Predicted 3D model of a 74-nucleotide RNA (transfer RNA) from Syntrophomonas wolfei subsp. wolfei str. Goettingen G311. The sequence is in RNAcentral, with records from Rfam. The coordinates come from a structure-prediction model, not an experiment, and the mean pLDDT is 82. Lineage of the source: Bacteria > Bacillota > Eubacteriales > Syntrophomonas > Syntrophomonas wolfei subsp. wolfei. It matches the Rfam family "tRNA". The family's RNA type in Rfam is transfer RNA.
RNA sequence: GGGCCAUUAGCUCAACCAGGCAGAGCAGCUGACUCUUAAUCAGAAGGUUACAGGUUCGAUUCCUGUAUGGCCCA
Numbered sequence: 001g002g003g004c005c006a007u008u009a010g011c012u013c014a015a016c017c018a019g020g021c022a023g024a025g026c027a028g029c030u031g032a033c034u035c036u037u038a039a040u041c042a043g044a045a046g047g048u049u050a051c052a053g054g055u056u057c058g059a060u061u062c063c064u065g066u067a068u069g070g071c072c073c074a
Stems, first nucleotide, its partner, number of pairs: 001073007010026004020057001029043004050066005
């Protein structure tokens, strides 16, 4: 220098191929239970989908650029 992949909740990851209400588990919070804690059960909360643009009625999803990380080639 070139190519490919990844980036979504505090953490680990779905959803993307085929555009249509952003989800799960864990953690944290509240409550129940318990002498208390843990465990268990219930509930609520938590998001600029890495950043900037474009296409579209509508973008996590498609296109372009940038950033970070990983792999391969030179």